[in-house]
């Protein structure tokens, strides 16, 4: 430098182009003499900018980060 691949809450992982979910974690409450375990609830995410589309996490373009191959 070129090509391929990947990016979703704090972490891991889903989601035919049509309501962004689940588990763990965090926080609050219940229960407990206290803590742990348990139960109930709450907050929190689509890498960025454009495009296509009635509608984009998903498709396209250009970028950013990670990984790989070639030179």
């Nucleotide at each position: 430098u070129g090509c391929c691949u990947u990016u979703u809450g704090g972490u891991g992982u889903a989601a035919c182009g049509g309501c962004a979910g689940c588990a763990c974690g965090a926080c609050a409450g219940a229960a407990u003499u206290u803590g742990g375990a348990u139960c109930u609830g709450u907050a929190g995410a689509u890498c960025g900018u454009g495009g296509u589309u009635c509608g984009a996490a998903u498709c396209c373009a250009c970028g950013a980060g990670g990984g790989g191959c070639a030179a």

This is a predicted structure of a 71-nucleotide RNA (transfer RNA) from Puia sp. Its mean pLDDT, the model's own confidence on a scale to 100, is 81. Rfam family: tRNA. By type it is a transfer RNA.